[in-house]
């Protein structure tokens, strides 16, 4: 110097958005476990569950220098039997007596919510062995007892009796103070008792010796007379006694802190206190007796549940939250329960006694035991180690010491359980090898990765060396000092020598060896780093959340590749974080969850101005403490790190002292502005009671009067000829109070409305006076509290749950109608809830405005009343800032602040269950959990929808014309049938559609017969290449097969022979082929909304945003067409226009078209010459633009009318189809991904089928007739087609047609329309209508008309006489009607389709309604978008829960019984060594007995909690069950709340309330003008 450095988000509710809100993820951690895998080392760590049971070994002993004895060895002596006995000494060991220790160390966390723990204090209320210091002392006696011996009991464990003996064992006496006790004096301190100091006399209490050394003297014993041993004496050490102090250890007391639960609210009788006594080391109800009646509790007592507490650990930015393994401090416990003994210390883990359970031994009499010490074992469990080594170190016990003991400890072992470190190689190396995988077949990737080359040597292995930890102590000895009479001994200091290592031949070092022995796990849809292929096909499976999987799965499984971490990686469990999701830091309550229905008021919380004081909070400083370890910082030691050491910082706390006095608090004063009181005044549906009034309904009586009334969408039930309804008069009775009447008034809310009187509460205004903070809020409590409902008694007109009847309906327990009981009304008493709402608690202060209204006051003014201005109080609307998720709110705040209360924390389960409490009941208040979901929700947006609204359009309706639906036939479809009846298309937008030509073919289908590189394409290999091809013949239905005469070709080389190559053929391989599948994998094309007027973009602006604006509005249009306005300004795709056809004119041109004039010719005809006028043809122009006039309109856009014009307001028709919708249609036109078949799902052939036929539907044709049929005559088109063709004239045939062939490659030829018109006939009929069907005969096409063609003629002559419900087309050259042409095509089932021309109408008032569409607006619980969503019963399965006759455990309270061991007390006859006593005896002790207390046990009765249970109940969940349709739109009866009642169910109805109701109208208010 440092020790203060830090806070990230994401996924998921929606079509999208913002918000609220939950769920989930990413991080860190662990005494962990499980799965896969596993090289080494270091340091840590390891029974969390059964405080379950334990085999075996060890875990507490030691001292002979306390004591008597014993044993062994050695030595000496004596005896002598020369190897035995005896004695002595030394040494060693030792059971017993005795001392100290055993209360430590070690283990565990069961119990305990407590002074247990933590922290700070107190002890003047205490003890403390061993240790240290100080003072004093250690004198003198005595009696026993174990061991040993003897006898004896017992299986054992263990005893019994007798005799002997020692002590530092035990006992007496002496002495003694500053010790103890009682007395008493003084001082100091403290105070609750009290403590200390000084001085006094009295009483009382002690001891033990052991060992070493020593010179003189003395004593005793032995003597070999030299002396030896012992003692006295001196001295040292250890031990001992008393006292004082210290240290250490402990006891007790106190403040504060210390989990959940009120669905535990009252607890307590030794309880609280006192007095006295006992007891303890000590205070104390600790215990006993007596007295008093206290003590605790909403600041949570008592009860229940759970839990060892702390230093600390994990997490977190922090504040916090969770935890209490290892290490350390404290506590508690030792099989369970009780008890004391010993001791300084225990009520004692490896001591004692008793009871209980369990285990073991037994001779059945009786005994023994306690691993929650270290190892180990069984059990239970997801799960947790060696029956190791050593006392070498550290520490402990004993000892003078040597030393002994020590599962404390030091080490090793096992486990990737954790942290840390190291390795599994390094450098070079491209043809980017092989192999794998993918592929668009080009390539890419694995990948410098490998191989290969050059190196290194950590680690491993081998060999060799080899530690630190060890220094003390001890012994010997040298020096110095102390002690002492002492140079002895002893003690201390110092030197030298000797000696001590479990780990361990370990760490470490060196050498050798050789890339050699050493990589896995998870993940790859998003969050979240990392993708491809195959398999599978809502299966198998995955999943933390969202969610994947139903034939193209980056989500399952595998492969390849990639990403992450790495000797580990994942999973599971748990904690904190993220989560501001309990919000102190740091949240909310109008609509998302959340303001109590309203008041009053206690505790509590908060509180105006000012002076003085105190010092509780507060602030500052100091002191003490906050153990060590941990965390942090700086250094240091192991090679680094983990780990360890040293020093610091920190420990945010507590206590004490000092100081400050602003603020809070407290005390004493003062003030008036908060609050209140008094006076005056006016307003009011404020409350209670009594009385009175008129209108109306109903009923009764009477009159008039006659057939209906009533009711509804329409009806019926009902009432009425017994006289209703209607009307008049009179009467009765109950309920409610019209107009005024008003977002007017009053009240706390609920609520209050005729008039009068009485009683009574509150608010407001004005002006003064008074009190002097008296205030605000408000748990608990108390009171009020709509409607419904309950009890009792009245009353009962109208209305009216239930109920009855009538309708409606599929049903109708409803809506509608006719009746009608409770009830509604009154009195008294309950209930206590509502959408009790402003969905907005109360109070105070502050913060721009405008405009109404109610009450009061003042000013100006005036004769007076208004108007006007100011102000206080209430009540509305609009609106600024601000706030808000937005909506909105906005001085009546949801703004800005403060104070107090209540409430919320995802949805469902559930306001349910259980418990408590209130209630007569109904029920109210309080109020969970299991389980289940990933959402539920608010506001706003865009759509869509509405049996919502407004405006507009369309052959949408209406007005018309003609049809369809009835008949016959044709055709398509369904269905049925079939070997097959191939396939597709299915409301509109399939069905005369694909198909614009099914006899074969087509053809895709069926039957049968055949082929297999194939009917068709490309390539390769091999062979052949006198081969390909192939007449005739044989089998056959053909296809095909067989045999086989004959018999080639191209290129190059070469004279030739020939060789090579090719075409071809054969065999084989790639491949061909597929109308097989998927239109829900696709392209392309198409239908439809719809030729509807819409759909979007850029920039800007607004909005947090989705989005809005533009595009809305006022007009106008066919049109988002145009104009005007406007926070929009522009633009794009659509509309329109440009294009084609057609209507008029002009110019140009003139054949095949035309023919006016000219000419010629013909029976006739533009036939011919010619013409370019006309028609026409086909090129180019013109023309129409609301251009002109007028009216209306905003001076506009435009509209109405008119003129002119061939045409007038888009002239008519066509082509043209925006963004998109329908997973619309098409894989069978074609193309195409994937899948599938490959001697067949391919290819060829013959025959059959697509043409079937009870029936149903669609589209058409022909008709039903006279506006017609038939016959005769006669007139006028356009579009088109034609050489494998169209075909004229002519001839034959009744005809279809045949023969024949002019002309035509086409304005030339084919080529003639029919309705119409003229004339005739039929005469209303199943016909001279109608033509089906059938018979017979023919024609044509074609190899072939049987299945299965068309046409002709003759004959036959069906149904049908205008069509039910319903439904279609069409607005002008249209409908209707008439014919003509064409495509396809040999022919044709064409009556179809596509076109053409002829004739040629009617009607449209209008937009109420049906359908479709457009714009705006509104509601929405819809967004797959109303064919939506969604509710309840019932039925099935599964899950958890509640109740439950009972049954079975556990805990606990109370009462009683019994009562072991034991302390204490009483007694103590028979008992006893020490002391007293001459003795007797005494003192004292003590077995035993009795008593109190009491464990276990027993009985009875409560209570709490768990398991289980017949049966009962609701709830949650579960692709496709049943019944209905309640809610969302006006949801088809607006919905919802409370209550009552009824019903299969949703639900219905009554009463009161709410808007969180659409629509229309009115009133009021506001805004603009």
């Nucleotide at each position: 110097a440092a020790a203060g450095u830090g806070g990230a988000g994401a996924g998921u509710u929606u079509g999208a958005u913002c918000c609220u809100g939950g769920c989930u993820c990413a991080g860190a951690a662990u005494g962990a476990a499980c799965g896969c895998u596993g090289g080494c080392g270091g340091c840590g760590u390891g029974g969390a569950u059964u405080a379950g049971g334990c085999a075996u070994g060890c875990a507490a002993g030691u001292c002979g220098a306390a004591c008597g004895g014993g044993u062994g060895u050695u030595u000496u002596u004596a005896g002598c039997u020369u190897g035995c006995u005896a004695a002595a000494a030394a040494c060693a060991c030792u059971a017993g007596u005795g001392g100290c220790a055993a209360a430590a160390g070690g283990g565990u966390g069961a119990g305990g919510a407590a002074c247990a723990c933590g922290u700070a204090g107190g002890u003047a209320a205490u003890u403390u062995g061993c240790c240290c210091c100080u003072g004093a002392a250690u004198c003198u006696g005595g009696g026993a007892u174990a061991a040993c011996c003897a006898u004896u009991c017992g299986a054992a464990a263990g005893g019994a009796u007798g005799a002997c003996u020692a002590a530092u064992a035990c006992c007496g006496g002496a002495u003694a103070a500053g010790c103890u006790c009682a007395c008493a004096g003084a001082g100091a301190c403290a105070u609750u008792a009290g403590u200390c100091u000084c001085a006094g006399g009295g009483a009382g209490a002690a001891a033990a010796g052991g060992g070493g050394g020593g010179g003189a003297u003395c004593c005793c014993g032995a003597u070999u007379c030299g002396u030896c041993g012992g003692g006295a004496c001196c001295u040292c050490c250890c031990a001992u006694u008393c006292a004082g102090g210290g240290a250490u250890a402990a006891g007790c007391c106190u403040g504060c802190g210390c989990c959940c639960u009120a669905u535990u609210a009252g607890c307590u009788u030794g309880u609280u206190g006192g007095u006295a006594g006992g007891g303890u080391a000590a205070c104390g109800g600790c215990c006993u007796a007596c007295c008093a009646a206290g003590g605790c509790g909403a600041u949570g007592a008592u009860g229940g549940g759970u839990a060892g507490c702390c230093g600390a650990g994990c997490u977190g930015a922090g504040a916090g939250g969770c935890u209490g393994a290892c290490c350390g401090g404290c506590c508690a416990c030792a099989u369970u329960g009780g008890g004391a003994c010993u001791g300084a210390g225990a009520c004692a883990c490896u001591g004692c006694c008793c009871a209980a359970a369990c285990u073991c031994c037994u001779a059945c009499g009786g005994g023994a035991g306690g691993c929650u010490g270290c190892a180990g074992u069984c059990g239970a469990g997801a799960a947790u180690c060696u029956u190791u080594c050593g006392c070498a170190a550290u520490g402990g016990g004993g000892g003078a010491a040597a030393c002994c003991c020590u599962g404390a400890c030091g080490a090793a072992g096992c486990g990737a359980c954790g942290c840390c470190g190291c390795g599994u190689g390094a450098g070079g190396g491209a043809u980017g090898a092989c192999g794998g995988c993918c592929c668009u077949c080009g390539g890419g990737u694995u990948g410098u990765a490998a191989a290969c080359c050059u190196c290194u040597g950590u680690u491993g292995c081998a060999u060799a060396g080899g530690a630190c930890g060890a220094a003390a102590a001890a012994u010997a000895u040298g020096g110095g000092a102390g002690c002492c009479a002492a140079u002895a001994a002893c003690u201390c200091c110092u030197g030298u020598a000797u000696c001590u290592g479990a780990c361990g031949g370990u760490a470490c070092u060196a050498u050798g060896u050789g890339a050699g022995g050493a990589a896995g796990c998870c993940c790859c849809g998003g969050c979240u780093a990392a993708a491809c292929u195959c398999g599978u096909g809502c299966c198998a499976g995955c999943a933390g959340c969202c969610g994947c999987g139903g034939u193209a799965a980056u989500a399952c499984g595998a492969g390849u590749g990639g990403g992450g971490c790495u000797a580990g990686c994942g999973u599971u469990a748990u904690u904190c974080g993220g989560a501001u999701u309990u919000a102190c830091u740091g949240g909310g309550u109008g609509u998302a969850a959340a303001g109590g229905g309203c008041g009053u008021g206690u505790a509590g919380g908060u509180g105006g101005u000012u002076g003085g004081g105190u010092a509780u909070g507060u602030u500052a400083g100091a002191u003490g403490u906050g153990a060590a370890a941990u965390c942090c910082c700086u250094c240091g030691g192991c090679u680094c790190a983990a780990c360890c050491g040293a020093g610091g910082a920190a420990c945010u706390g507590c206590a004490u002292c000092u100081a400050a006095a602003a603020c809070c608090a407290c005390c004493c004063g003062a003030c008036u502005u908060g609050a209140g009181u008094a006076u005056c005044g006016g307003a009011g549906a404020g409350g209670a009671a009594a009385g009175c009034g008129g209108a109306a309904u109903u009923c009764c009586u009477g009159g008039u009067g006659u057939a209906g009334c009533g009711g509804u969408g329409a009806a019926a039930u009902g009432c009425g000829u017994a006289g209703a309804u209607a009307u008049c008069a009179g009467g009765a009775g109950g309920a409610a109070c019209g107009c005024c009447g008003g977002u007017g008034g009053c009240g706390a809310a609920a609520g209050c409305g005729g008039c009068u009187u009485u009683c009574u509460a509150g608010a407001c205004g004005a002006a003064u006076a008074c009190u002097g903070a008296c205030a605000c809020u408000a748990a608990a409590g108390c009171g009020c509290g709509a409607a419904a409902g309950c009890c009792a008694g009245g009353g009962g007109a109208g209305c009216g749950a239930a109920c009855g009847g009538g309708a409606u309906u599929a049903g109708a327990u409803a809506c509608c109608c006719c009746g009608g009981u409770a009830g509604u009304c009154c009195u008294g008493g309950c209930c206590g809830u509502a959408a009790a709402c402003g969905a907005u608690g109360g109070g105070u202060a502050c913060u721009u405005g405008g405009u109404g209204u109610a009450g009061g006051a003042g000013g100006c003014a005036u004769c007076g009343a208004c108007c006007c201005c100011u102000u206080c109080u209430g009540u509305g609307c609009c609106g600024g800032a601000g706030c808000u998720a937005a909506c909105g709110u906005g001085u009546u705040a949801a703004g800005u602040a403060c104070c107090c209360c209540a409430c919320c924390u995802g949805g469902g389960g559930a306001g349910u269950a259980c418990g408590g409490u209130c209630g007569c009941a109904a029920g109210g208040c309080u109020g969970a959990a299991a389980c289940u979901c990933a959402a539920a929700g608010g506001a706003a947006u865009u759509g869509a929808c509405g049996g919502g609204g407004a405006c507009c359009c369309g052959c949408a309706c209406a007005a018309g014309c003609g049809g369809u639906g009835g008949a016959g036939c044709a055709u398509g479809u369904g269905g049925u049938u079939u070997a097959a009846u191939u396939c597709g298309a299915c409301g509109a937008u399939a069905a005369g559609c694909g198909a614009g030509g099914a006899a074969c073919c087509u053809u895709a289908c069926c039957u049968g017969g055949g082929c297999u590189u194939g009917a068709c394409a490309u390539u390769c290999u091999a062979g052949u290449g006198g081969u390909a091809a192939g007449a005739a013949c044989c089998c056959g239905a053909a296809a095909g097969g067989g045999c086989a005469a004959u018999g080639a070709c191209u290129u190059u080389c070469g004279c030739a022979a020939g060789a090579a190559a090719g075409a071809g053929c054969u065999a084989g391989a790639a491949c061909a082929g597929g109308u097989g599948u998927u239109g829900c994998a696709u392209g392309g094309c198409u239908g439809u909304c719809g030729u509807c007027a819409g759909c979007u973009c850029g920039u800007g602006u607004c909005g947090u945003g989705a989005g809005a604006u533009g595009u809305u509005g006022a007009g106008u249009u066919a049109a988002g067409u145009c104009u005007c306005g406007c926070a929009a300004c522009g633009a794009g795709c659509g509309c329109a226009a440009c294009c084609c056809u057609u209507a008029u004119c002009c110019u140009u041109a003139g054949u095949u078209a035309c023919c006016a004039g000219c000419a010629c010719g013909u029976u006739a005809u533009g036939g011919u010459g010619g013409g370019g006028a006309c028609u026409c043809u086909a090129a180019g122009g013109a023309g129409a633009c609301u251009g002109c006039c007028u009216u209306c309109g905003u001076u506009a856009a435009g509209a109405g009318g008119g003129a002119g014009g061939a045409a007038g307001g888009u002239g008519a028709g066509g082509a043209u189809g925006a963004c998109g919708u329908c997973a619309a249609g098409u894989c069978g036109u074609u193309a195409u991904g994937g899948c599938c078949c490959u001697u067949a799902c391919g290819c060829c052939c013959a025959g059959g089928g697509c043409u079937a036929c009870a029936c149903a539907c669609g589209u058409g044709c022909u008709a039903c007739a006279a506006u017609g049929g038939c016959c005769g005559g006669u007139a006028c088109a356009a579009u088109g087609g034609g050489u494998u063709g169209c075909a004229a004239u002519a001839c034959c045939g009744c005809g279809a047609g045949g023969u024949g062939g002019a002309g035509c490659u086409a304005a030339u030829c084919c080529u003639c329309a029919a309705a119409g018109c003229c004339g005739g006939u039929c005469c209303c009929a199943g016909u001279u209508c109608g033509g089906a069907u059938u018979g017979a005969a023919g024609g044509c096409u074609g190899a072939a008309a049987u299945u299965c063609g068309c046409c002709u003629c003759c004959a036959u002559g069906a149904a049908g006489c205008u069509g039910g419900a319903a439904u279609c087309g069409c607005u002008a050259g249209u409908a209707a009607u008439g014919g003509c042409a064409g495509a396809u095509c040999a022919g044709c089932c064409a009556c179809g389709c596509u076109g053409c021309c002829g004739u040629g109408a009617a009607u449209a008032c209008g937009u109420u309604c049906c359908c479709g569409g457009g714009u705006c607006u509104u509601g929405u619980a819809c967004a797959c978008a109303c064919c939506g969503c969604c509710c309840g019963u019932c039925a099935a399965g599964c899950c958890a829960c509640c109740c439950g006759a009972g049954u079975u455990g556990a805990g606990u309270g109370c009462a009683c019984c019994c009562g072991a061991a034991g302390u204490c007390g009483u007694u103590g006859u028979a008992c006893u060594a020490a002391c007293c006593g001459c003795a007797a005896g005494g003192a004292a002790g003590a077995a035993g007995a009795c008593g109190c207390c009491c464990a276990a046990g027993g009985u009875g009765u409560g209570u709490u909690u768990g398991g289980u249970a017949a049966g009962g109940g609701g709830g949650a969940c579960u692709a496709a069950g049943u019944c209905g349709u309640a809610a969302c739109a006006a949801g088809g009866u607006a919905g919802c709340c409370g209550u009552a009642u009824c019903g299969g169910a949703a639900g219905g109805u009554g009463c009161g309330g709410c808007u969180g109701g659409a629509u229309c109208a009115c009133c009021u208010c506001c805004u603009u003008u």
Record summary
The RNA shown here (small-subunit ribosomal RNA) has 1569 nucleotides and comes from a PVC group bacterium. The sequence was found in a public genome assembly.